[in-house]
Large-subunit ribosomal RNA, domain VI from Thermotoga profunda AZM34c06, 267 nucleotides, folded computationally.
Model confidence (mean pLDDT): 89 of 100.
It matches the Rfam family "Bacterial large subunit ribosomal RNA". Rfam links the family to the GO terms ribosome and structural constituent of ribosome.
Context: one part of a larger RNA
């Protein structure tokens, strides 16, 4: 910009993409078939591989500073309690969300329609014969539909709800310029299971949008102090304590103030 006003919303789907695989077991049945050995077709059930999409309840991984141990040194005046360094966590033992597989769900189909190899009917050209020459059947993990995705710059630019309306200058009453506006939209702010920038979504005092605080889940795994037992190491007790990140709720105390711009009058 376009799509004959201007906007928000849901949608049909031309068109394009994707997906599309395999094994094995059971029952029919030790039937058909076969002298035996062996051993189906055509149907039903069942489990797994492979692959591809989703998600983290479970099992695990990771989780750089969320708890807790130890070691060596230095500092806090000393004891007690910390802290810094020993890797770009000193090391060790754990582990919330979050991202994750080796974990968990889900799919591969089923149908349907025209075909191919090929198997037919029913028939003549050619009194026979012939699936073909008129006509009509059957047939594939493949074709078109079915499933999933994108999807009206599909310029063939669609559809259907819902909102805003006939305002002021110029100009010939007109094309047509131009300005404030309306619905709405952007900018701005304070964020996100969205994200590379942008893009999308929440929210912006009539507010729980993000920290703080607070409940709670959940993770460490009995904190410090002080009593008491023990010459001491140390151990009990108060205590499943004390600290605690991203979760989940709740609460305006902080911060989202105050504004600004854009934008229709309909060939």
């Nucleotide at each position: 910009c376009g799509u004959a006003g201007g906007a928000g919303g849901u949608u049909u789907g031309c068109g394009g993409g994707a997906g599309g695989u395999c094994u094995c077991c059971c029952c029919u049945u030790g039937u058909a078939c076969g002298a035996g050995a062996g051993g189906a077709c055509c149907g039903g059930g069942g489990a797994g591989a492979g692959u591809g999409g989703g998600c983290c309840u479970c099992u695990g991984g990771u989780g750089u500073a969320c708890c807790g141990g130890c070691u060596g040194u230095c500092c806090u005046g000393c004891c007690a309690g910390g802290g810094g360094c020993a890797u770009a966590c000193g090391c060790c033992g754990g582990g919330u969300a979050g991202c994750u597989a080796u974990g968990c769900c889900c799919a591969u189909a089923a149908g349907u329609g025209a075909u191919a190899a090929c198997c037919g009917c029913u028939g003549a050209a050619a009194g026979c014969a012939u699936c073909u020459a008129a006509g009509c059947g059957g047939g594939a993990a493949g074709c078109a539909c079915g499933u999933c995705c994108c999807a009206a710059g599909a310029u063939u630019a669609g559809a259907c709800c819902u909102c805003c309306c006939a305002u002021c200058c110029c100009g010939u009453u007109a094309a047509g310029g131009g300005a404030g506006u309306a619905a709405g939209g952007c900018c701005g702010g304070u964020c996100c299971g969205a994200g590379a920038a942008c893009a999308g979504g929440a929210c912006c005092u009539u507010g729980a949008u993000a920290g703080g605080c607070u409940g709670g889940u959940g993770g460490u795994g009995u904190a410090a102090g002080c009593a008491c037992c023990g010459u001491a190491a140390g151990g009990u007790g108060u205590u499943g304590a004390g600290c605690c990140a991203a979760c989940c709720g709740g609460u305006a105390c902080u911060a989202a103030u105050a504004g600004g711009c854009c934008g229709a009058g309909g060939c």